[in-house]
RNA sequence: AGAGUUUGAUCAUGGCUCAGAUUGAACGCUGGCGGUAUGCUUAACACAUGCAAGUCGAACGGAAACGAUGGUAGUUUGUUACCAGGCGUCAAGUGGCGGACGGGUGAGUAACGCGUAGGAAUCUGCCCAGUAGUGGGGGACAACCAGGGGAAACCCUGGGUAAUACCGCAUACACUACGCAGAGAAGGAGGCCUCUUCUUGAAAGCUUUCGCUAUUGGAUGAGCCUGCGUGAGAUUAGCUAGUUGGUAGGGUAAAGGCCUACCAAGGCGACGAUCUCUAGCUGGUCUGAGAGGACGAUCAGCCACACUGGGACUGAGAUACGGCCCAGACUCCUAUGGGAGGCAGCAGUGGGGAAUAUUGGACAAUGGACGCAAGCCUGAUCCAGCCAUGCCGCGUGUGUGAAGAAGGCCCUAGGGUUGUAAAGCACUUUCAGCAGUGAAGAAAUGCUUAAGGUUAAUAACCUUGAGUCGUGACGGUACCUGCAGAAGAAGCACCGGCUAACUACGUGCCAGCAGCCGCGGUAAUACGUAGGGGGCAAGCGUUGUCCGGAUUUAUUGGGCGUAAAGAGCUCGUAGGCGGUUAGUCACGUCGGAUGUGAAAACCCAUUGCUUAACACUGGGCCUGCAUUCGAUACGGGCUGACUAGAGUGUUGUAGGGGAGACUGGAACUCCUGGUGUAGCGGUGAAAUGCGCAGAUAUCAGGAAGAACACCGGUGGCGAAGGCGGGUCUCUGGGCAACUACUGACGCUGAGGAGCGAAAGCGUGGGGAGCAAACAGGAUUAGAUACCCUGGUAGUCCACGCCGUAAACGGUGGGCGCUAGGUGUGGGGAACAUUCCACGUUCUCCGUGCCGCAGCUAACGCAUUAAGCGCCCCGCCUGUGGAGUACGGCCGCAAGGCUAAAACUCAAAGGAAUUGACGGGGGCCCGCACAAGCGGCGGAGCAUGCGGCUUAAUUCGAUGCAACGCGAAGAACCUUACCUAGGCUUGACAGUUGGGGAAAUCUGGCAGAGAUGCCAGGUCCGUAAGGGCCCCAAAACAGGUGGUGCAUGGCUGUCGUCAGCUCGUGUCGUGAGAUGUUGGGUUAAGUCCUGCAACCAGCGCAACCCUCGUCGUAUGUUGCCAGCGGAUAAUGCCGGGGACUCAUACGAGACUGCCGGGGUCACCUCGGAGGAAGGUGGGCACGAAGUCAAGUCAUCAUGCCCCUUAUGUCUAGGGCUGCACGCAUGCUACAAUGGCCGGUACAGAGGGCUGCGAUACCGUAAGGUGGAGCGAAUCCCAAAAAGCCGGUCUCAGUUCGGAUUGGGGUCUGCAACUCGACCCCAUGAAGUCGGAGUCGCUAGUAAUCGCAGAUCAGCAACGCUGCGGUGAAUACGUUCCCGGGCCUUGCACUCACCGCCCGUC
Repeated sequence: AGAGUUUGAUCAUGGCUCAGAUUGAACGCUGGCGGUAUGCUUAACACAUGCAAGUCGAACGGAAACGAUGGUAGUUUGUUACCAGGCGUCAAGUGGCGGACGGGUGAGUAACGCGUAGGAAUCUGCCCAGUAGUGGGGGACAACCAGGGGAAACCCUGGGUAAUACCGCAUACACUACGCAGAGAAGGAGGCCUCUUCUUGAAAGCUUUCGCUAUUGGAUGAGCCUGCGUGAGAUUAGCUAGUUGGUAGGGUAAAGGCCUACCAAGGCGACGAUCUCUAGCUGGUCUGAGAGGACGAUCAGCCACACUGGGACUGAGAUACGGCCCAGACUCCUAUGGGAGGCAGCAGUGGGGAAUAUUGGACAAUGGACGCAAGCCUGAUCCAGCCAUGCCGCGUGUGUGAAGAAGGCCCUAGGGUUGUAAAGCACUUUCAGCAGUGAAGAAAUGCUUAAGGUUAAUAACCUUGAGUCGUGACGGUACCUGCAGAAGAAGCACCGGCUAACUACGUGCCAGCAGCCGCGGUAAUACGUAGGGGGCAAGCGUUGUCCGGAUUUAUUGGGCGUAAAGAGCUCGUAGGCGGUUAGUCACGUCGGAUGUGAAAACCCAUUGCUUAACACUGGGCCUGCAUUCGAUACGGGCUGACUAGAGUGUUGUAGGGGAGACUGGAACUCCUGGUGUAGCGGUGAAAUGCGCAGAUAUCAGGAAGAACACCGGUGGCGAAGGCGGGUCUCUGGGCAACUACUGACGCUGAGGAGCGAAAGCGUGGGGAGCAAACAGGAUUAGAUACCCUGGUAGUCCACGCCGUAAACGGUGGGCGCUAGGUGUGGGGAACAUUCCACGUUCUCCGUGCCGCAGCUAACGCAUUAAGCGCCCCGCCUGUGGAGUACGGCCGCAAGGCUAAAACUCAAAGGAAUUGACGGGGGCCCGCACAAGCGGCGGAGCAUGCGGCUUAAUUCGAUGCAACGCGAAGAACCUUACCUAGGCUUGACAGUUGGGGAAAUCUGGCAGAGAUGCCAGGUCCGUAAGGGCCCCAAAACAGGUGGUGCAUGGCUGUCGUCAGCUCGUGUCGUGAGAUGUUGGGUUAAGUCCUGCAACCAGCGCAACCCUCGUCGUAUGUUGCCAGCGGAUAAUGCCGGGGACUCAUACGAGACUGCCGGGGUCACCUCGGAGGAAGGUGGGCACGAAGUCAAGUCAUCAUGCCCCUUAUGUCUAGGGCUGCACGCAUGCUACAAUGGCCGGUACAGAGGGCUGCGAUACCGUAAGGUGGAGCGAAUCCCAAAAAGCCGGUCUCAGUUCGGAUUGGGGUCUGCAACUCGACCCCAUGAAGUCGGAGUCGCUAGUAAUCGCAGAUCAGCAACGCUGCGGUGAAUACGUUCCCGGGCCUUGCACUCACCGCCCGUC
């Protein structure tokens, strides 16, 4: 010191969350020792039991108990009983002092309660100092005795007694209004001396001491008063009758309405009274850089309370925790009549609660009460006990040790890791254990005595010294020493990011985790377990609290155009702030001094416990308050002056500023009359509506209400709302010039007051048009809407309410300062002009645009600031709930103003960026539409798919981009499916061991076959062995089983669309932009040009192949013009290379040439030449990416699954099943045709398990046969449409051929399920196809045939190629679909098949 989280990404706003520290804590797991501190935060709930306040016999009368002594009696010689206040002592009682301290608690209290600083009208036991006294009398009452009452507590009556108990008197004394009046005392103890019944008493005196009385002062403590400070709420705004003051009196220790009487009517309050809620206050504690915030346990000061409420008594002191009285609640005792009690003292109990200890020891120390003292009392206190509750310290070993052991975990199977860790070896012994020694805390008091001081004094007292007696709960504790042995001593949470730390298995949106974001749906570093790791450590986590981070309430230190936030506007009260100058005061301000600011705490420095925590000592701090002495710049008060702020005045000036009265024309509507006839009106199209009872249209006249065209303008005025025909009257404000006057008179403005659009409300008018509601007609799935026809409130006027708007510049008001440019409205001055006008320049005020600095998250603002400053006001603090509820105020009502909480989410929101999208815009393209040609959709059949069926109908493909697709060939095989029968190291691979003869094979039997059984019979060899088979073994084989959403590879699609990017630079806080946009052009991001861009890459194009022209070379199997030969005929032969053709290699086309356009740049249009002209036609070639597109069944492959089966073998069946639906085709419906006969012309292919000629046979399919050919040679092979001739004549036909019957052929182990073809017969639907939809722009469509792959054969009408014949049309880009570029909007980014609202 920050981090995570809103987004596809970004910046800013903003909330939520985390990391830190803290704690009287609690809970979970775990737990060795010591020191030290803390320990009912809840029920101020109720309490059993014990203890916590007594003491004094040196105040008193006395003697219940105990002891000692003496005596008497009994006697078991131990002792028992009795007597003796004579002794030690002492129950109960009288009396004194103390029970007002100490200890507890925080209920109440928002207060002079507390804190701090002061004050005057007071008291103060014990203590200290001073002064003066302590004389002389009296009468009682307890105890006790006697009697009585009561269950008890206790009480009553009588008798009798003492005092330092009580009461007078005397003399001092102090107060005073100087008169009254008031007002004291008490003795005890020790010593000396005298007397005496001789060791007991008595009296007087002296002396010492403790007391007592009065008084003065001190100290201490207490009471009272005041300034300032000390919570929340205004949804509490008014409170107060002893209330405020005075006089008199009373009362108190004391001032005072403290109380009473009378008089006056005050007092408090927005600087927050009163009321309500909460709370003991402080030193301090925690946190924080600080300022602050939160808290007020332990320790210390003050206050309050003592079962609840009230009251006084006693006393120096109480309105009294362990006193009294009364009332109440509760508990207990009771004989029912009546009594007793108060743990918020220490322990302890119940209860409450997440939760908080022993019914301990001792007065040894410190302190307190009493006492002369010894002493006694002391749950104050000191100690011990319990609890890891906190803080601090120590330990659980140290060194060495690689075979990197075993085991665990992971693994790419090699290894890695746990890990020097362990074991082993060598050491040490803190702590705990056992044993031993053993402190300090203790100084005193008392007694004896010495010296000094004091004194009249050798008493007494004080100080110091010596001696004596000897005091420890803790505790045989701390510390120290010895002994033995690594011996007895480690856990907890975490490991996705924040946040240090990773793998395996299990699980499969389940179980679970989670502080926030978020993990988990079969490969989870996020769940659970394990291994490993990082963290802390006798603790560790969790939960709760408070501060921090949070500048997220902002004084330090925030904001308000759009994120939350400027009041709708103005006036103005209180308040806040305020121009120049002189003097004065010294209130603020600054400085010095003094007092105080308790101690503890905190900080610093020593010191003491082995260290630390802890403790001691000293210093600092305590930021404050008060008093006093100074200073006087600034702020302030007072006094005086000034004119720059503000205002007044004079002269002008613009204006839809406001109010009232009067008035004008156009238009709409209505009424009357005329003309006139069938429609009008309205809409996208209609209808409702109006109209033959005369509308609409048109003319004339009249009525009424409302609003004011043109001018008119980012022009004017006004505070805002707002203001628009004209004239008059009244009236507010502004601006300019002049500078005469006043002399700070100013600014802002909480409350308050006024104004305040539209709609709405009240009363009364008015009502033409328009028009909520309402009615009807349409639209629509519906249409309580949009459109149409009507139409009432209202809109208008007067008066009165309402008081709100996106009342917006979404920007409060005032003043000053800070570059400019250019318009426009109002005024003034100067220049120029002879003058005017125009013009130019300057200036003041207003209103716009552009723009620099600066500001801003950005957008943007920018002298009219959102810049730089000052003053004042208002407002904001996450989203939703909600501008809502309740309360209050206002209102006739509608409603307005003020204004929450529970609960909820992790976001909501702003600006800008990239894309995608739009029934947004611009430009452009494509058989996209249009223009054409031919189809599909109807029929029959073929093929595929869905569905249904089935034992099985194997699987995949599903909009375009699945459906004649994988499949370029399902009768068996294929085959993956079903049924049945078999096999289990397996049908296939490889390893080891053993065996065998070959294995294959041949024959027979059984079986559907696989297979089984029986019989027979045989290898190669270089002699190492090899091949083969059988048996056995364990690893393994095998899987067309799953996951294409785990993958590779391959493929489809957008799309052959023109796009997709990089480097450097530049711009931007950034995401990003620029480049790639613009102007042209292109098929093209093709090219040119411009430009903060300049290069470059993948795409485009070109390079490759093919077709079209020519040339060169070579001519066999190809060709044959010329020459020759031969034939019935044929390049048949000799020859030839001219031609065709074949095979190679070249040429050619490049906008090269000409002309028009053009930025004379790309390019485009036209032309020439040319076989071909502007990419010449075609093919191959498919950017970055998109669709979790398709494929695990081509192949490969991770993980999962099966293993006598999901593997493998076999037979049969199925994939061909059929009420239906769809897709793709074929054949047709006929005359541009069918049939018959004749006849012509291709290209490209294939061929040895092959193609198969001539010939012969069969109606034919085909058969017989086998020439030629591994093919430019031979064969398939007939090309067909075409052409010529004939026939049919519009019909379900001589069209069409389905279906079915019969007979055959061929392939093949085998055509039943389930092949193709041929012949004869049969002769179905169908007469051109609804909505809709497909292909094609030229050698294309259409039409015609040919070949091939697969293949035994074939369901091929499919697919892939080949040639023949050979069109029509394109005006054009509005529309449909798809696409490209630019731009715009956006709340979308899984990207419009989005997002999202409401109802049920």
RNAcentral holds the sequence, with entries from ENA. Predicted 3D model of a 1400-nucleotide RNA (small-subunit ribosomal RNA) from an uncultured prokaryote. Model confidence (mean pLDDT): 84 of 100. Rfam family: Bacterial small subunit ribosomal RNA. Rfam links the family to the GO terms ribosome and structural constituent of ribosome.